[in-house]
RNA sequence: GGGCGCGUAGCUCAGGCGGCAGAGCAUCUGACUUUUAAUCAGAGGGUCCCGGGUUCGACUCCCGGCGCGCCCA
Numbered sequence: 001g002g003g004c005g006c007g008u009a010g011c012u013c014a015g016g017c018g019g020c021a022g023a024g025c026a027u028c029u030g031a032c033u034u035u036u037a038a039u040c041a042g043a044g045g046g047u048c049c050c051g052g053g054u055u056c057g058a059c060u061c062c063c064g065g066c067g068c069g070c071c072c073a
Base pairs, nucleotide, nucleotide: 001072002071003070004069005068006067007066010025011024012023013022019056027043028042029041030040031039049065050064051063052062053061
C1' cells in the first nucleotide's frame, strides 16, 4: 500500500427483509438470612464510533473518515 471483518449499556454480545434499542454478567434497592454469600423481586444505566446521503422513518441501506483484528504485498 491492497483485500476482508468488526465498532450497540461498565463488560461480553444479540438485534432476520428499515418501523418502541435488548439479554446475560456487573451496579443499586428491597425480601430472605444472626451477618456475609447464595437465592428471589425490582430499579437505574445508550451521542448504536464520527460525518454526510437515501427514506415518511436508519443500529439496519449507500458514501467518506477514524479505530481495532486477520490475510496479502
Background
The RNA shown here (transfer RNA) has 73 nucleotides and comes from a Candidatus Omnitrophota bacterium. The coordinates come from a structure-prediction model, not an experiment, and the mean pLDDT is 81. It was read from a public genome assembly. Its Rfam family is "tRNA". Rfam's curators write: Transfer RNA (tRNA) molecules are approximately 80 nucleotides in length. Rfam classes the family as a transfer RNA.